[in-house]
Context: one part of a larger RNA
Molecule: large-subunit ribosomal RNA, domain II
Organism: marine sediment metagenome
RNA sequence: GCCUACGAGUUACUCCUCACUAGCAAGGUUAAUCCGUUCAGCGGAGAAGCCGAAGCGAAAGCAAGUCUGAAUAGGGCGAUAUAGUUAGUGGGGGUAGACGCGAAACUUGGUGAUCUACCCAUGGCCAGGCUGAAGUACCGGUAACACGGUAUGGAGGGCCGAACCAGUAGACGUUGAAAAGUCUUUGGAUGAGCUGUGGGUAGGGGUGAAAGGCCAAUCAAACUGAGAAAUAGCUCGUACUCCCCGAAAUGCAUUUAGGUGCAGCCUCGUGGUGAGUCUUGUAGAGGUAGAGCUACUGAUAAGGCUAGAGGGCUUCAUCGCCUAUCAAACCUUGACAAACUCCGAAUGCUACAAGAUAUACACGGGAGUGAGGCGUUGGGUGCUAAGGUCCAAUGCCGAGAGGGAAACAACCCAGACCAUCAGCUAAGGUCCCUAAAUAUAUGUUAAGUUGAUCUAACGUAGUGCGAUUGCUUUGACAGCUAGGAUGUUGGCUUGGAAGCAGCCAUUCAUUUAAAGAGUGCGUAACAGCUCACUAGUCGAGCGAUCGUGCGUGGAUGAUAAUCGGGCAUAAACAUAUUACCGAAGCUAUGGACUCACGUCUUAGGACGUGAUUGGUAGGGGAGCAUUCCAGUUGUGUCGAAGCUGUGUCGUAAGGCAUGGUGGAACGACUGGAAAAGAAAAUGUAGGC
Numbered sequence: 001g002c003c004u005a006c007g008a009g010u011u012a013c014u015c016c017u018c019a020c021u022a023g024c025a026a027g028g029u030u031a032a033u034c035c036g037u038u039c040a041g042c043g044g045a046g047a048a049g050c051c052g053a054a055g056c057g058a059a060a061g062c063a064a065g066u067c068u069g070a071a072u073a074g075g076g077c078g079a080u081a082u083a084g085u086u087a088g089u090g091g092g093g094g095u096a097g098a099c100g101c102g103a104a105a106c107u108u109g110g111u112g113a114u115c116u117a118c119c120c121a122u123g124g125c126c127a128g129g130c131u132g133a134a135g136u137a138c139c140g141g142u143a144a145c146a147c148g149g150u151a152u153g154g155a156g157g158g159c160c161g162a163a164c165c166a167g168u169a170g171a172c173g174u175u176g177a178a179a180a181g182u183c184u185u186u187g188g189a190u191g192a193g194c195u196g197u198g199g200g201u202a203g204g205g206g207u208g209a210a211a212g213g214c215c216a217a218u219c220a221a222a223c224u225g226a227g228a229a230a231u232a233g234c235u236c237g238u239a240c241u242c243c244c245c246g247a248a249a250u251g252c253a254u255u256u257a258g259g260u261g262c263a264g265c266c267u268c269g270u271g272g273u274g275a276g277u278c279u280u281g282u283a284g285a286g287g288u289a290g291a292g293c294u295a296c297u298g299a300u301a302a303g304g305c306u307a308g309a310g311g312g313c314u315u316c317a318u319c320g321c322c323u324a325u326c327a328a329a330c331c332u333u334g335a336c337a338a339a340c341u342c343c344g345a346a347u348g349c350u351a352c353a354a355g356a357u358a359u360a361c362a363c364g365g366g367a368g369u370g371a372g373g374c375g376u377u378g379g380g381u382g383c384u385a386a387g388g389u390c391c392a393a394u395g396c397c398g399a400g401a402g403g404g405a406a407a408c409a410a411c412c413c414a415g416a417c418c419a420u421c422a423g424c425u426a427a428g429g430u431c432c433c434u435a436a437a438u439a440u441a442u443g444u445u446a447a448g449u450u451g452a453u454c455u456a457a458c459g460u461a462g463u464g465c466g467a468u469u470g471c472u473u474u475g476a477c478a479g480c481u482a483g484g485a486u487g488u489u490g491g492c493u494u495g496g497a498a499g500c501a502g503c504c505a506u507u508c509a510u511u512u513a514a515a516g517a518g519u520g521c522g523u524a525a526c527a528g529c530u531c532a533c534u535a536g537u538c539g540a541g542c543g544a545u546c547g548u549g550c551g552u553g554g555a556u557g558a559u560a561a562u563c564g565g566g567c568a569u570a571a572a573c574a575u576a577u578u579a580c581c582g583a584a585g586c587u588a589u590g591g592a593c594u595c596a597c598g599u600c601u602u603a604g605g606a607c608g609u610g611a612u613u614g615g616u617a618g619g620g621g622a623g624c625a626u627u628c629c630a631g632u633u634g635u636g637u638c639g640a641a642g643c644u645g646u647g648u649c650g651u652a653a654g655g656c657a658u659g660g661u662g663g664a665a666c667g668a669c670u671g672g673a674a675a676a677g678a679a680a681a682u683g684u685a686g687g688c
Base pairs, nucleotide, nucleotide: 001688002687003686004685005684006683011096012095013094015093016092017091018090019089020088021087022086023085024084027051028050029049033045034044035043036042037041055062056061065077066076067075068074099237100236102234106227107226108225109224110223111222117201118200119199120198121197122196123195124194125193126191128160129159130158131156135152136151137150138149139148140147164188165187166186169184170183171182172181203219205215206214207213240623241622242621243620244619245618250263251262252261253260254259264369265368266366267365268364269363270362271361276357277356278355279354280353281352282351283350284349290343291341292340297337298336301333302332303331304330306327308326309325310323311322312321313320372397373396374395375394376393377392378391379390380389381388402413403412404411417591418590419589420588422587423586424585428581429580430579431566432565433564437578439577440576441575442574443573444572450568451567458553459552460551462550463549464548465547466546467545468544469543470542471541479537480536481535482534483533485510486509487508490504491503492502516531520529521528592613594611595610596609597608598607599606600605624677626674627673628672629671630670631669632668633667634666635665642661643660644659645658646657647656648655649654
């Protein structure tokens, strides 16, 4: 992992409540017990007791009233529309383990020191080698000691190193040879040494050269029986089918925030009513969006005018004068506001009317939900960040399948009862992958831009279109040829300044086809080159500005280059048009469920018309199967059950028939009762 078996809403109660069924009814009903009997049963007796028919008050008590109160007031709870009760079944609650499994723990009684910690008693063990303390002897030495030398001696938590004890480092081992080892290496090895045997200390206790270590492979409180099915607002699991409806992730509160109570939203029943919803019209309240502010409050830019303040001048002091300083009020122009408003929508809301539709509400039984998420819009917060966070409105997902977006809960289209090798469409598409146009018309793009993924400021004589305007056959624009002069080197300044450092200017005048007291380069200053301007040549368009379409640069990311791919100059982009494809949408044909209405009816139902039939939590309805029991009735050695094939029927759970196997029991109908349905619980046991 698979297979087989087992495995979770049960049972009890004079308990509470609701629904249905049955009996009796202002009443209903017996319990224990007793009697009878055809004896797990049934019939009878039995009114003790219980519920109801009257309430109010803490109570005495009073009573259709009563309590409060001084009250005949007011107020509270009642009465005045009366239905209950007993039994059965079912839904829910309560008390019990109460759907099942699951703690860590707590209390209490015992069992453990054969492991290990420490202690007590009594034994045992430590190859070999090294060092050589004190003491002693002799010799030397001293006045005597001291002291020195040589021997002897054999001390030490002394040294080296086996046994023994330990466990330093590394490798191996890691479903091991081993639930702690092996190999190599290492520490101690006469000591606070190691060890045998016997004994002692016990669980909030022991023991501990102290690591929270050890106390039988268990220790921040051992093991074991019991309380005990402790408790678990937590996790997991909870078993057959079909039909109808179908949520919530919100508000308030909570030692509350992943729980719960009440309300909201769902379902089932009952009730009376037509309240509900939508559209249109009419009438309203309101202060949002917007807008506005010489309409307020506040904020505010520039200018003017002008109080006041500052500064300067003046004066002995006052007066006075000036001010590119600050500035109230006022004026002109401009402009801001969630907590500004002279104004002011759209939506939404309220009322009435008409039309359409069929909900809405109240009471009662049963719930679930109370972690929501994304898109769009209006806002707060944040950085006008976030797949951020908090509100509001709405849609979708949640609980929604199908088509499109390559893939993709939420985007676009569209809401799946079933069947069909039928049709039409939506979004989106029609060269190939890939169903359908290599469609039509007119343009644009040359960048593979683009072809279904975000690009900006700022650049761009890329190119299309439009508008305005200037020059132009009296010859424009571009090119080429030629000229571009004179007063004059204008004046000033300067070392110099001659068109061209700088300053000044009625920047004039002359000759001219035309030529600036000069547009650049250049020189120390001149010179030189050039431009404006003019003529000739050439011969038809040439400039400037604005708007706009498509392009171009800007352009940089992390799995692997690419529009999903191939590829495409259209199969790209724009505008217009006609076909076609395209979904579980709509239609066609047949069928089923449910509901409403109508007709018929043997009151079971049948038929017709119309509508409905996605669905998690959850509510309601109807069934299938298993085991046993009662009554009725059957099958079976001419082959029961079981197992294994085949066929067939039913919307499904499932049923029936039959072949093989098997070898003795098993069904059907009507009721009843449950140890009544497994794929999941790191489920339990067995097998493979």